[in-house]
RNA sequence: GCCUAUGACAUGGGGUGCCCGCUGGGCGGGCUGAGAUCACACCCAUAGAACCUGACCUGGGUCGUACCAGCGGAGGGAUCGUCUGCGGGCCGCGGC
Numbered sequence: 001g002c003c004u005a006u007g008a009c010a011u012g013g014g015g016u017g018c019c020c021g022c023u024g025g026g027c028g029g030g031c032u033g034a035g036a037u038c039a040c041a042c043c044c045a046u047a048g049a050a051c052c053u054g055a056c057c058u059g060g061g062u063c064g065u066a067c068c069a070g071c072g073g074a075g076g077g078a079u080c081g082u083c084u085g086c087g088g089g090c091c092g093c094g095g096c
Base pairs, nucleotide, nucleotide: 001090002089003088004087007083008082009081011045012044013043014042017031018030019029020028021027022026051076052075053074057070058069059068060067
């Protein structure tokens, strides 16, 4: 000097469901979750199950969603920037 964990910043991408009561929009309560419609929040950015499609999918499970398995070696998915540099590797130079 180069590569790299991690973190920060910038930029970009993404989701917002289920149950109960009242109901005109909607409001209130409960469940799961990082997040449950708006918050300078949360998650994700190609080594990409963040998220979307198939899908009002199939089997189990639940009041229902969540959840587990399959589908799935499926198809898409954000122009992968800057700084940092643990520990380690490699290259070069100098001293003894």
The RNA shown here (TPP riboswitch aptamer (THI element)) has 96 nucleotides. The prediction has a mean pLDDT of 76.